[in-house]
RNA sequence: UGAGAGGCCCGGGCGGCCGCUGAGCGAGAUUCCCGCUGGGGAUCUCACUCGGAGGAAAGUCCGGACUCCGCGGGUCAGGGUGGUUGCCAACAGCAACCGGCCGCGAGGCCAGGGAAAGUGCCACAGAGAAGAGACCGCCGACGUCGAUCACCGCCUUCGGGCGUCAGGAUCGGCGGGCAAGGGUGAAACGGUGCGGUAAGAGCGCACCGCGGUCCUGGUGACAGGACCGGCAAGGCAAACCCCACCCGGAGAAAGGCCAAAUAGGGAAGGACCGCUUCGACCCGAGCACAGUUCCUUCCGGGUAGACCGUUCGAGGCCGGACGCGAGUCCGGUCCCAGAGAAAUGGCCGCCCCUCCCUUCGGGGAGGACAGGAUCCGGCUUACAGGACCUCUCACGCC
Numbered sequence: 001u002g003a004g005a006g007g008c009c010c011g012g013g014c015g016g017c018c019g020c021u022g023a024g025c026g027a028g029a030u031u032c033c034c035g036c037u038g039g040g041g042a043u044c045u046c047a048c049u050c051g052g053a054g055g056a057a058a059g060u061c062c063g064g065a066c067u068c069c070g071c072g073g074g075u076c077a078g079g080g081u082g083g084u085u086g087c088c089a090a091c092a093g094c095a096a097c098c099g100g101c102c103g104c105g106a107g108g109c110c111a112g113g114g115a116a117a118g119u120g121c122c123a124c125a126g127a128g129a130a131g132a133g134a135c136c137g138c139c140g141a142c143g144u145c146g147a148u149c150a151c152c153g154c155c156u157u158c159g160g161g162c163g164u165c166a167g168g169a170u171c172g173g174c175g176g177g178c179a180a181g182g183g184u185g186a187a188a189c190g191g192u193g194c195g196g197u198a199a200g201a202g203c204g205c206a207c208c209g210c211g212g213u214c215c216u217g218g219u220g221a222c223a224g225g226a227c228c229g230g231c232a233a234g235g236c237a238a239a240c241c242c243c244a245c246c247c248g249g250a251g252a253a254a255g256g257c258c259a260a261a262u263a264g265g266g267a268a269g270g271a272c273c274g275c276u277u278c279g280a281c282c283c284g285a286g287c288a289c290a291g292u293u294c295c296u297u298c299c300g301g302g303u304a305g306a307c308c309g310u311u312c313g314a315g316g317c318c319g320g321a322c323g324c325g326a327g328u329c330c331g332g333u334c335c336c337a338g339a340g341a342a343a344u345g346g347c348c349g350c351c352c353c354u355c356c357c358u359u360c361g362g363g364g365a366g367g368a369c370a371g372g373a374u375c376c377g378g379c380u381u382a383c384a385g386g387a388c389c390u391c392u393c394a395c396g397c398c
Stems, first nucleotide, its partner, number of pairs: 001394007009386002012351007020052005026046009054369001058380002061378005066251004078247005083097005098112001099110004113242002118240002120236003135182002137178003142175008152163004190208006209231001210229008255308002258305001265299007272291001277285002315334008352367006
């Protein structure tokens, strides 16, 4: 200098003007209440002070706090998770490590238990896709059929014919042997090499792989070693299944509390009507039951509505201790939106960044993704542009 890897942070800045919203304090206006020279409440307006979206507030995918409901124990069913050791309130999260794959490397990716318990599937191509197979090919050992040829002997009409050697050689067909090589495929029933063979083959041997037993190291996943086994065991479990562990339901419209008007429910009292007694009548008093109606008071459920839940929290920042780390503990410091269908905005000036034009003076356009609604820990997804740290590889120079 170029090409990369990992991590962390920012997400326009300053000023002016005008607004929106929460809290506090003060003033004013209207109105209500009380025990009324006073006090308290509600609404509105104005002024001042302080605060007012995010790294993802998003998707609502996991996990929890909190609340209500449910709950004897076990099994089955159903769902989830899946290397190991840790961290954490918990997790499908995170850290470190192990194993596999990829990369020269820094590093990255992996639902990463079980395929010698069972079932199932393995498209197309291919001979054959799991206790397989022979298309091309290799062999000619073995069996059989055929052709040709040489040597030797005999015969001959000289063209040739026949025969011995348990005959031989060569070639071809069929049966047969093989699976090394070719070919198909994502995958072809261990790999490489030597020996061996008719050709071959774990057929034999060495190394690698695989499996078993033991030893050593490690908390462990696992790693290393020794001996044995000739290989028997293809892949797929985000296919059924098996194993281990975990799992009640609903969610702030959760839930709690206060509580108008109207209608309906209950209780008490009174009026109306009835009975009976005091003493003959009235009035009055007493008593009992039922009733509907009416009136008054009270109670309870409950709607509108108000308040709480609600934002101080597994909280932020700084420092220290322990730990490789995730993180835990201690000390100091800070208070940081909280609502009502819902505020957090607009304009101007200067600066910053990007692009375009330029007569080089300047001019123009643009500045991402996206916005709380009970809260918190994660994951995932979106994102213009920028700052910083560590590391790797290549080339060059000293």